A computed fold for a 75-nucleotide RNA from an Armatimonadota bacterium, annotated as transfer RNA.
RNA sequence: GGCCCUAUCGUCUAGUGGUCAGGACGCCGGGUUCUCAGCUCGGUAACCGGGGUUCGAAUCCCCGUAGGGCUACCA
Numbered sequence: 001g002g003c004c005c006u007a008u009c010g011u012c013u014a015g016u017g018g019u020c021a022g023g024a025c026g027c028c029g030g031g032u033u034c035u036c037a038g039c040u041c042g043g044u045a046a047c048c049g050g051g052g053u054u055c056g057a058a059u060c061c062c063c064g065u066a067g068g069g070c071u072a073c074c075a
Stems, first nucleotide, its partner, number of pairs: 001071007010025004018055001026044007048064005
């Protein structure tokens, strides 16, 4: 240099064109308990950046950024 893969709440993760972007853990609050833990109810917070296609994009396409893998050249 070339090719390929990945990027979503604080963390892990679901989603393959139409959901209010869901779940688990965490955190915050309530209930239960003598207290803690546990259990339970509620809340919290996310689509890497830009552009395009489309009535509609986390999802498809292009460019970039970051991370990872394979490979070539040099030697």

Its Rfam family is "tRNA". The source organism's lineage runs through Bacteria, Bacillati and Armatimonadota.